Context: one part of a larger RNA
Molecule: large-subunit ribosomal RNA, domain IV
Organism: Pseudomonadota bacterium
RNA sequence: CCCUCGUUAAGGAACUCGGCCAAUUGACUCCGUAACUUCGGGAAAAGGAGUGUCUCGAAUCGUAAAAAAACUUGCUUUUGGAGCGAAUCGAGAUCGCAGAGAAAUGGCUGUAGCGACUGUUUACUAAAAACACAGGUCUCUGCUAAGUCGUAAGACGACGUAUAGGGACUGACGCCUGCCCGGUGCUGGAAGGUUAAGGGGAGAGGUUAGUCCGCUUCGGUGGACAAAGCUUUGAACCGAAGCCCCAGUAAACGGCGGCCGUAACUAUAACGGUCCUAAGGUAGCGAAAUUCCUUGUCGGGUAAGUUCCGACCUGCACGAAUGGCGUAACGACUUCAGCACUGUCUCAACGAGGGGCUCA
Numbered sequence: 001c002c003c004u005c006g007u008u009a010a011g012g013a014a015c016u017c018g019g020c021c022a023a024u025u026g027a028c029u030c031c032g033u034a035a036c037u038u039c040g041g042g043a044a045a046a047g048g049a050g051u052g053u054c055u056c057g058a059a060u061c062g063u064a065a066a067a068a069a070a071c072u073u074g075c076u077u078u079u080g081g082a083g084c085g086a087a088u089c090g091a092g093a094u095c096g097c098a099g100a101g102a103a104a105u106g107g108c109u110g111u112a113g114c115g116a117c118u119g120u121u122u123a124c125u126a127a128a129a130a131c132a133c134a135g136g137u138c139u140c141u142g143c144u145a146a147g148u149c150g151u152a153a154g155a156c157g158a159c160g161u162a163u164a165g166g167g168a169c170u171g172a173c174g175c176c177u178g179c180c181c182g183g184u185g186c187u188g189g190a191a192g193g194u195u196a197a198g199g200g201g202a203g204a205g206g207u208u209a210g211u212c213c214g215c216u217u218c219g220g221u222g223g224a225c226a227a228a229g230c231u232u233u234g235a236a237c238c239g240a241a242g243c244c245c246c247a248g249u250a251a252a253c254g255g256c257g258g259c260c261g262u263a264a265c266u267a268u269a270a271c272g273g274u275c276c277u278a279a280g281g282u283a284g285c286g287a288a289a290u291u292c293c294u295u296g297u298c299g300g301g302u303a304a305g306u307u308c309c310g311a312c313c314u315g316c317a318c319g320a321a322u323g324g325c326g327u328a329a330c331g332a333c334u335u336c337a338g339c340a341c342u343g344u345c346u347c348a349a350c351g352a353g354g355g356g357c358u359c360a
Base pairs, nucleotide, nucleotide: 001355002354003353004352005351006350007349008348010346011345014344019341027051028050029049030048031047036041038172052094053093054092055091056090057089058088060086061085062084063083067079068078069077070076071074095099107339108338109337110336112334113333114331115330119131120130135170136169137168138167139166140165141164147156148155149154173326174325175324176323178256179255180254183253184252185249186248187247188246189245192244193243194242198238199237203233204232205231206230207229210225211224212223213222214221215220257275258274259273260272261271284318285315296312297311298310299309300308
């Protein structure tokens, strides 16, 4: 010097990102216990008092001896209440610094955020506000169900049957959940447009028997036309779903404006005009886990507060099941404040054990 412990004057969070750590509290009995609340809770709320030993007394409960009485004479019944045990109350006395004498054994309160809750999770850096959840909604599925696995057979779903099963979103409960179907998706529709394979075959090309013309050494040869067959193609026309089209649908994916003027101080604009849009953000909330400017402004708390709480609204860029706003209870969650408590600190000291180091 390091590690693990113990104690500490005065102060008591001044430490620090932050009371991290440590300390406080702690058992049982009795008293007492707020806001709020889903009336269950909150609650061991908070906050107090007592606790050893001995003597005496009191009542309670359990067990029940002696004795007495009765007759039906019995291992009988009834009365009786000594003694013993249990826990309790009261009075008095007594010892120690200290009586839950050691060990084990909640610190508490207020405020706000998030998530309703118990639960689950990154085995080995994250336990949470993430996941799940009961509840809500939409949607698919009529049974050989939908959906899923498998090439198939087959299996799960389910030996279930729409109060069932699958998928998606939301996430207890309370009050609610506004406007937009133009785009994308889904559902329905079938008149018209477009449209594949296939059908169809108007025609067109190639080949060529043959015919005609020219030349000829009469054997042939060059050119033009060209049937049937074979072959290469091929227009019109017929032709489904889909798409275009027409509707519906937002707890489907999603979206939810701008400029100018106006009231008898000023300021502001209930009001008016205009442009654009599918429609222009309703209720509620709001510098918020969302606010850039920003330590916004005002109030509270502090001697002093970029954090915190309550308001304001100028919402850069909240907003209604990608749910909005509240909410008792709950949380090894996060924020701020207070009481108690302390070596966290002012500021360090001493002691114990174990290392290190030095010497032998």